The RNA shown here (Bacterial RNase P class A) has 367 nucleotides and comes from a Gemmatimonadaceae bacterium. Of the family's consensus pairs, 93% are formed in the model. The organism belongs to Gemmatimonadaceae, within Bacteria. It matches the Rfam family "Bacterial RNase P class A". Rfam describes the family as follows. Ribonuclease P (RNase P) is a ubiquitous endoribonuclease, found in archaea, bacteria and eukarya as well as chloroplasts and mitochondria.

[in-house]
């Protein structure tokens, strides 16, 4: 210097003119005019998780739902950090990068298409071996042994090598794997060493299930106050109904009649959908110091002017910045992504032209 990968940040700047919108002030008085301040983002998006806040019984239980290696961070999380293990890619290797529903298959039930002889306390299709019979001497058939070899499959009941055997077989041995016990390192997941065991316990839990932990519901159209409206009528229930939601219990509130009516509750029907508050200073952000491998935390200091209705937040000009095309050059032309609030935060995911910083690896050149 080039390429690739990983991570962070920025994502046009300044000035002017016009326009749009809330608010404030002034004028006009039915919707208008003037002046002034202010007016989107890293994702404001998807609404997928977790919270704050608000209301409903802050009651007990069941069902249901969610999460799932270990440790830590956090208000919390399905998020983040660090570590372990497994797999993939690159590399001779050391190592680097990426991915991860990653608790349990000696509690129980269940599943495995097709192919294949056989799919779980298995299995003789070919082959191998022994033996008997027949033989045209090439073999053929019967009985038995065998899981070493072939074949099928995603998977064939430990693997490799040796011994052994008629041929074979953990039948025996060494190493590897696996299991149990003990030791060592580590907070732990786990790693590692030794001894013992001849192999028992194949796979699937994104099948039911088991274990552990968490978990009430609805949402700012929450909710509070004011105003307006809550009419006529119809149906059902009658001692229970409602709060109540998936269910049960408890509790609370309302309510009792018997012909009808009245009353209580539920459903329909129609009515009102205006104003104010909630509403934006918060688990907030910048910088510095300190602690921590890190996520993050503590302290100090400074900063923070959308709040709205379904509706506004844009365009042009000049100078500059970046890029593209063209030109010998000056210059000229074009472009500057993705996209936009509405109760507020923390995450994740998705979209994003271009620029920039840091780290790692490979290659080339120079000293």
């Nucleotide at each position: 210097g080039u390429u690739u990968c990983c991570g962070g940040c920025c994502g046009g700047a300044c000035g002017g003119u016009c326009g749009c919108g809330u608010c404030g002030c002034g004028g006009g008085u039915u919707u208008c005019c003037g002046c002034g301040c202010c007016g989107a983002g890293g994702a404001a998006a998807g609404u997928c998780c977790g919270g704050g806040c608000u209301c409903c019984a802050u009651g007990g239980g069941u069902a249901g739902g969610c999460u799932g290696c270990c440790a830590g961070g956090u208000a919390a999380c399905g998020c983040c950090u660090g570590g372990g293990c497994a797999c993939g890619c690159a590399g001779c290797g050391a190592u680097g990068c990426g991915u991860g529903a990653c608790g349990g298959a000696c509690a129980g039930u269940g599943c495995a298409a097709c192919a294949g002889a056989g799919a779980a306390c298995a299995g003789a299709c070919c082959g191998c071996c022994u033996u008997c019979a027949c033989u045209u001497c090439g073999g053929u058939g019967g009985a038995g042994g065998u899981a070493a070899g072939g074949g099928u499959g995603a998977a064939a009941c430990g693997g490799u090598g040796g011994g052994g055997u008629a041929a074979g077989a953990g039948c025996c041995c060494a190493c590897c794997g696996c299991g149990u016990u003990c030791g060592u390192g580590g907070u732990a997941a786990c790693a590692u060493g030794a001894a013992c065991g001849g192999c028992a316990u194949g796979g699937c839990a994104a099948a039911c299930c088991c274990c552990a932990g968490c978990u009430g519901g609805a949402g700012c159209a929450a909710g509070g106050c004011c105003g307006a409206a809550u009419a006529a009528g119809c149906g059902g229930u009658g001692a229970g109904a409602a709060g109540c939601g998936a269910c049960c219990c408890u509790c609370u509130u309302c309510g009792a009649u018997c012909a009808a009516g009245a009353c209580a509750c539920c459903g329909c029907g129609g009515g009102u959908u205006g104003g104010c508050c909630g509403c934006u200073a918060g688990a907030a952000g910048g910088c510095g110091u300190g602690g921590g491998u890190g996520a993050c935390c503590a302290c100090g200091u400074c900063u923070c002017g959308a709040g709205a209705g379904a509706a506004a937040u844009g365009a042009c000009c000049g100078u500059c910045c970046g890029g593209a095309a063209u030109u010998c050059a000056c210059g000229u032309u074009c472009c500057g992504a993705c996209a936009g609030g509405a109760c507020c935060c923390g995450g994740c995911u998705u979209a994003u032209a271009g620029g920039u910083c840091g780290g790692a690896a490979a290659c080339a050149c120079u000293c």